[in-house]
């Protein structure tokens, strides 16, 4: 420099254009001497890389950009 590919909440992972779900984690009560496991509840605002186009409607379709890989010179 070329090409592909990826970016969704603290962490991981889903959603083929009708608007973000799950586990884990974390708080809260039960259990227990107390913990841990185990059970019950919450997890609201906030969170789809950035910036713009398409569309009634974008995480997703289009261009740019930036960060990461990963091949090629």
């Nucleotide at each position: 420099g070329g090409g592909c590919g990826a970016g969704u909440c603290g962490c991981c992972u889903a959603a083929u254009g009708g608007a973000a779900g799950g586990g884990c984690a974390g708080c809260c009560g039960g259990c227990u001497u107390a913990a841990a496991c185990c059970c019950g509840g919450c997890c609201u605002c906030c969170g789809u890389a950035u910036g713009g186009g398409u569309u009634c409607g974008a995480a997703c379709c289009c261009c740019a950009u930036c960060u990461c890989g990963c091949c090629c010179a």
Molecule: transfer RNA
Organism: Myxococcales bacterium